Bacterial RNase P class A from Agrococcus casei LMG 22410, 342 nucleotides, folded computationally. The model forms 96% of the base pairs in the Rfam consensus. Its mean pLDDT, the model's own confidence on a scale to 100, is 77. Its Rfam family is "Bacterial RNase P class A". Rfam's curators write: Ribonuclease P (RNase P) is a ubiquitous endoribonuclease, found in archaea, bacteria and eukarya as well as chloroplasts and mitochondria. Its family is annotated with tRNA processing, ribonuclease P activity and dimeric ribonuclease P complex in the Gene Ontology.
RNA sequence: AUGGUCGGCCAGGCGGUCGCGUUGGCUUCGGCCUGCGAGGAACGUCCGGGCUCCGAAGAGCAGCGUGGUGGGUAACGCCCACCCGGGGCAACCCGCGAGAAAGUGCAACAGAAAGCAAGUCCACCGGCCUGGCCGGCAAGGAGUGAAACGGUGGUGUAAGAGACCACCAGCGUCGCGUGUGAGCGCGGCGGCUAGGCAAACCUCACGCGGAGCAAGACCAAGUAGGAAGACACUGAGGCGGCUCGUCUCGUCUUCGGGUUGGUUGCUAGAGCCGUGCGGCAACGCACGGCCCAGAUAGAUGACCGUCCACGACAGAACCCGGCGUAUCGGCCGGCCAUCUCG
Numbered sequence: 001a002u003g004g005u006c007g008g009c010c011a012g013g014c015g016g017u018c019g020c021g022u023u024g025g026c027u028u029c030g031g032c033c034u035g036c037g038a039g040g041a042a043c044g045u046c047c048g049g050g051c052u053c054c055g056a057a058g059a060g061c062a063g064c065g066u067g068g069u070g071g072g073u074a075a076c077g078c079c080c081a082c083c084c085g086g087g088g089c090a091a092c093c094c095g096c097g098a099g100a101a102a103g104u105g106c107a108a109c110a111g112a113a114a115g116c117a118a119g120u121c122c123a124c125c126g127g128c129c130u131g132g133c134c135g136g137c138a139a140g141g142a143g144u145g146a147a148a149c150g151g152u153g154g155u156g157u158a159a160g161a162g163a164c165c166a167c168c169a170g171c172g173u174c175g176c177g178u179g180u181g182a183g184c185g186c187g188g189c190g191g192c193u194a195g196g197c198a199a200a201c202c203u204c205a206c207g208c209g210g211a212g213c214a215a216g217a218c219c220a221a222g223u224a225g226g227a228a229g230a231c232a233c234u235g236a237g238g239c240g241g242c243u244c245g246u247c248u249c250g251u252c253u254u255c256g257g258g259u260u261g262g263u264u265g266c267u268a269g270a271g272c273c274g275u276g277c278g279g280c281a282a283c284g285c286a287c288g289g290c291c292c293a294g295a296u297a298g299a300u301g302a303c304c305g306u307c308c309a310c311g312a313c314a315g316a317a318c319c320c321g322g323c324g325u326a327u328c329g330g331c332c333g334g335c336c337a338u339c340u341c342g
Stems, first nucleotide, its partner, number of pairs: 001338010012307007020037003024033003039313001043324002046322005051212004058244004063208005068082005083097001084095004098203002103201002105197002120142003124136005150168006169193001171190008216264004226255006235249004271290008
């Protein structure tokens, strides 16, 4: 310098004139002054919570969720580190990563045969009634297929075959070392080889009350202290479904009437920034500083000047931690590879 890969930041700025929402203060009640005022995703509503209510609240079954190990976190299906497998020269990226001798199931077509088996053609061997038939064999060659049930060399045989042997690979098992662990390495023994799919059913391990700010609380106002029906302690209701248990004594259904007002919840937070320390890291601790929208018929607009990266995707509605998706452009850095120079 080029290419690659991983991560971080910005989101128009500044000035002026009007306009909008809101905290606080003042007010002659007309308003005035000051401070603050949309995002990195505010989108999706896919996860996890805080908070509120359901009359304390349990056990089991079903159901649902997650799925390598160890950490982080309030928690998670998130984040970090590592292990194994795959891709890549590498940095790095990807993984619905437990179990296939517990069972069931699936794999079109082709092929003889795709989980207990199977033997098509050529070749080889034996027999016979001799270009044929019967039997053996599945090691060689071929064919089908994504995939055909170990490899090399020998023994053996009529010819062959893990039938047997040696050495490998794989699998199982035992032991040693190492690591927190998943694992990794080494050695012994065994039998002769036990394909794929569980983001198929299933098995195993761990986890799971429900409903939700339109939750809930208070105030004001107003109506019809309405009507009918069912069950009634062997009953009804409460707690996601069911059962047991437990609590309460009334509960439920239909029709009709009144109120659709106001306050609160509602923004000081698992908050943000800086420094130091610990940790590979995620992150944690300590100290110091900051206050940064609270609407509800739902607030940010218009104009002028100027700078420039010429502004895309896009607008809070109880609040956070994540993930996913959309996206114009700019800036900064780590690492890898190649080339060149010193």
The same sequence occurs in records of 2 taxa. The source organism's lineage runs through Bacteria, Actinomycetes, Micrococcales, Agrococcus and Agrococcus casei.